[in-house]
Predicted 3D model of a 343-nucleotide RNA (Bacterial RNase P class A) from Denitrovibrio sp. Of the family's consensus pairs, 99% are formed in the model. It matches the Rfam family "Bacterial RNase P class A". Rfam classes the family as a ribozyme. Taxonomically the source falls in Denitrovibrio (Bacteria, Deferribacterota, Deferribacterales, Geovibrionaceae).

């Protein structure tokens, strides 16, 4: 100085007028003084949970979900670390149980494509035919490879030395694995986001959840079931099995048809934030001081001037949170790779 690879940050700022919500104090009130008031993704609804309710939600079938190994976390399909393989020079990025349970797929080509096969050639014979899978095509892939022995010509047929197998020993490691060693001619291929097998996790609905007060009407009509060992009715879906229901003025399905649809509560103090200190290789986790940062309900967070920035795009809160995904557009920052010059 160029080109890359990882990762965090910001979402202009300030000041005036007027305006709309909520929140503390003071006032009988009306007002009045001081604070607050839409994002990193508020989207998507893709995972998880907190909460709340459903008659104890037990077991087992099926359906989901996940996939090397230790870890963190409330919990996950997230996040760290570390393994093993691939891609790259290289910072880094990708993937991850199991093809020896069993089925099924590999299109053309080629002889021949899961248990094969001999086109061309090699080799023996006078053909006929017989050996042969080293060498040569074909294909994305021909059943381990490089050389030696041997052979009529050749093959793990046999050997080194590499691969590949091993409930095999050692040593390191929590562990996955690593290295070394000893034995074995050794099952020789891909696809499981193919059916499947194996580990190992999951109850259901959701703030329109749920509780609570007010009011109104016609608790109206019509029909069904059930007599408790069988029924009806909850338990996401079947099975078991449990648990209520205790006798018709009971309880429930089912059609009809009427009133109500209004207020509070849930509603924001949280698995929370900043800083500082310890422990951890990080994910994080304990302690200490400190802070409070939006609750609309047909939907409030605005509009205008003045300065001032790099700052405009995507974009608007509706029970919270924790992550993943997608949109965007501009800058700023921190480390690492490579190549290239000068010193």
């Nucleotide at each position: 100085a160029a080109a890359g690879a990882a990762g965090g940050c910001c979402a202009u700022u300030c000041g005036g007028u007027c305006g709309c919500c909520g929140g503390u104090g003071c006032g009988a009130a009306a007002g009045c003084a001081c604070g607050g008031g839409a994002g990193g993704a508020a989207a998507g609804u893709c995972c998880g949970g907190a909460c709340a309710c459903c008659g104890c939600a037990g077991g087992g079938c099926a359906g989901g979900g996940u996939g090397a190994c230790u870890g963190a976390u409330a919990a996950c399909a997230u996040c760290a670390g570390c393994c093993u393989g691939g891609u790259g020079c290289g910072a880094a990025c990708c993937a991850g149980g199991g093809a020896a349970a069993g089925u099924g797929c590999c299109a053309c080509a080629g002889a021949a494509a899961a248990c094969a096969g001999a086109c061309c050639g090699c080799c023996c014979g006078a053909a006929a035919g017989g050996g042969u899978a080293a060498g040569g095509g074909u294909g994305a892939a021909a059943c381990g490879g490089u050389g030696g022995u041997g052979u009529a010509a050749g093959a793990g047929a046999c050997c080194c030395c590499c691969g590949c197998u091993g409930a095999c020993g050692c040593u390191g490691g929590c562990a996955a694995c690593a290295g070394c060693g000893c034995a074995g001619g050794c099952a020789u291929g891909g696809c499981a986001a193919a059916c499947c097998c194996c580990a190992u996790c999951c109850g259901g609905u959701g703030c329109a959840a749920u509780g609570c007060c007010a009011a109104a009407u016609a608790g109206g009509c019509a029909g069904g079931u059930u007599u408790a060992c069988u029924a009806a009715a909850g338990c996401g879906g079947c099975c078991c099995g449990c648990u209520u229901u205790u006798u018709a003025u009971a309880a429930c399905c089912u059609g009809c048809g009427g009133g109500u649809a209004g207020g509070c509560a849930g509603c924001u103090c949280g698995a929370g934030c900043u800083g500082c200190g310890g422990a951890g290789c990080a994910a994080u986790c304990c302690g200490c001081c400190g802070c409070c940062u939006a609750g609309a309900u047909a939907a409030a967070u605005g509009a205008c001037c003045g300065a001032u920035u790099a700052a405009a795009a995507c974009a608007g809160a509706a029970u919270c949170c924790g992550g993943c995904u997608u949109a965007a557009c501009g800058g700023c920052c921190u480390u690492c790779u490579u190549u290239c010059u000068u010193u």